Predicted 3D model of a 112-nucleotide RNA (SAM riboswitch aptamer (S box leader)) from Mucilaginibacter sp. dw_454.
The coordinates come from a structure-prediction model, not an experiment, and the mean pLDDT is 78.
Rfam family: SAM riboswitch aptamer (S box leader). Rfam links the family to the GO term regulation of gene expression.
RNA sequence: UGCUUAUAGAGAAAGACGGAGGGAUUAGACCCUGCGAUGUCUUAGCAACCUGUGACUUUACAAGGUGCUACAUUCUACUCAGGCUGCCCUUGGCAGAUGGGACAGAUAAGUG
Repeated sequence: UGCUUAUAGAGAAAGACGGAGGGAUUAGACCCUGCGAUGUCUUAGCAACCUGUGACUUUACAAGGUGCUACAUUCUACUCAGGCUGCCCUUGGCAGAUGGGACAGAUAAGUG
C1' cells in the first nucleotide's frame, strides 16, 4: 500500500511537554480552540475484533495483540423512492425537508 469480510448503538480522562490551528480529504455549513485546542509522552480507563479459559452452539469470564477515551462516520455534495412543502411560464421543471443506497474514510481479522 492493494484486495476480501465484518462493525460503527453504547462506553471510557488526568498530569507533563508544546504553542496554533483543529474536527480524514475538496467546497460550504456547524462545532472545538491562548480559560492552551490538534499533537507527543506517562498513568488511568472503555470496549471486546483477534486471543485465552470454562460451558458446549452461542454464551460467561479474563485482558495477552490491536483499537478507542469532545460533540457526532457532524451535515450537504452522487443516486433512488414515495408522498409532502414552496416557487415557476404547471402533461412539467426547480428548490427544500424525509428515508434508503452508493462513494469516500475509520477499526479489526484474513490475504497478496